[in-house]
RNA sequence: UGAAAAGUAAGAGCCCGAGCGUUAAGUGUCAGUCGAACGGGGAGUUGUCGACUGGACGAAGAAAGGUUUUAUUUCCUUUUGCGGUUCGAGUUCUGCAUCCCGUUUCA
Numbered sequence: 001u002g003a004a005a006a007g008u009a010a011g012a013g014c015c016c017g018a019g020c021g022u023u024a025a026g027u028g029u030c031a032g033u034c035g036a037a038c039g040g041g042g043a044g045u046u047g048u049c050g051a052c053u054g055g056a057c058g059a060a061g062a063a064a065g066g067u068u069u070u071a072u073u074u075c076c077u078u079u080u081g082c083g084g085u086u087c088g089a090g091u092u093c094u095g096c097a098u099c100c101c102g103u104u105u106c107a
Base pairs, nucleotide, nucleotide: 001107002106003105004104005103010094011093012092013091014090016088017087018086019085020083021082022081029055030054031053032052033051034050035049036048040101041100042099043098061080062079063078064077065076066075
């Protein structure tokens, strides 16, 4: 000098556990504002994620027992469903937007 390679945060799928909602919050979606993270170092987006505000859309409940009531009412518990539901564990896959430098291997 040239060629090649390694590794992160994080994201997604599956699965297990514990919750929340089922009186509709949450999730998803659109717009705005603000912020955060992005291989060992530096920079960093029109990409990613989060918070807030607003808009449109929008889901599934049953069974048993107890309690109470004039009652088909009230409340509680358990079981079983449902939700593009939350958190955590396991596992698999993906994984610097990009630029500069560095590391390792080979020539």
This is a predicted structure of a 107-nucleotide RNA (THF (Tetrahydrofolate) riboswitch aptamer). Its Rfam family is "THF (Tetrahydrofolate) riboswitch aptamer". Rfam's curators write: Tetrahydrofolate (THF) riboswitch was first reported for Ames et al. as an RNA motif in 5' untranslated (5'-UTR)regions of folate transport and biosynthesis genes in Firmicutes genomes. Of the family's consensus pairs, 83% are formed in the model.